[in-house]
RNA sequence: CCCCGCGGGAGAGUCCCUGCGCAGCCAGCGCCGGGCGCCGAAGGAGCAUCUCUCCCCACCAACCUCUCAGGCCCGUGAACCGCGAGGG
Numbered sequence: 001c002c003c004c005g006c007g008g009g010a011g012a013g014u015c016c017c018u019g020c021g022c023a024g025c026c027a028g029c030g031c032c033g034g035g036c037g038c039c040g041a042a043g044g045a046g047c048a049u050c051u052c053u054c055c056c057c058a059c060c061a062a063c064c065u066c067u068c069a070g071g072c073c074c075g076u077g078a079a080c081c082g083c084g085a086g087g088g
C1' cells in the first nucleotide's frame, strides 16, 4: 500500500400532482411517472501554496468548491476512524 471481516459513522421534503393497486366510498398505505426544493462523506470534476521556467506552460491536495453521478419515503449506502487476519 491492497484486500477481507467486525464495530462506529453525518447531511438534506417521510413535499406537491396524474395514474395504478390494497382498502373501500372518511381517511390511510404502497408502486411507476412528472414537478419544484434541498444535501454531500461513494465515484467524478475544479482550483492554491510549493516546484520548474526568461516568459507562457506544466506539475499539485482536501471532509474547499461544483453538484455530472449519487442521495433527501426510517433503512440502504457512506468518506473517514478503530480492531483483527492475510497478501505485496
Base pairs, nucleotide, nucleotide: 001087002086004084005083006082007081008080013036015035016034017033019031020030021029022028037072038071039070043068044066045065046064051058
Record summary:
The prediction has a mean pLDDT of 76. Glycine riboswitch aptamer from a soil metagenome, 88 nucleotides, folded computationally. The sequence is in RNAcentral, with records from MGnify.